[in-house]
The RNA shown here (c-di-AMP riboswitch aptamer (ydaO/yuaA leader)) has 136 nucleotides.
It was read from a public genome assembly, where an Rfam model found it.
The coordinates come from a structure-prediction model, not an experiment, and the mean pLDDT is 77.
RNA sequence: AGUAUUUAUGCGCCGAAUUCUAUAAUCAUAUAGAAGCGGGGGACCCAAAUUUUAGGGGUGAAUCACUGAUACAGUGAUGGGUUAACUCUCCAACCCAAACCCGUCAGCUAACCUCGCAGGCGUUGGAAGAGGAGAU
Repeated sequence: AGUAUUUAUGCGCCGAAUUCUAUAAUCAUAUAGAAGCGGGGGACCCAAAUUUUAGGGGUGAAUCACUGAUACAGUGAUGGGUUAACUCUCCAACCCAAACCCGUCAGCUAACCUCGCAGGCGUUGGAAGAGGAGAU
């Protein structure tokens, strides 16, 4: 000087998955509640009315097609994310396109009912403008 790992603290990213209060516990845990964020079910009206094992449906960006092909990979379309003050617009670059759940059942849907607040990670940048916020 560099690389890797571990711990603590701070910051940041994907995501709804955050904050606070109280009581225990005693080192960040459990329970209950509140605020906030997100999801599901659920009328009239509207839609649909030939759909129902080739089942159907939900969360999520995470789907479709083609080619090769044992696995799997590639390409295109489409959808999504990041590049550090926030949002929007443009260019560019780099990535992702999974997983899980309901259980024969669900269109929309006011009132109403009900559920979740996890998990996993660490940044190439550029342009001009608009808006909002914060600090000194």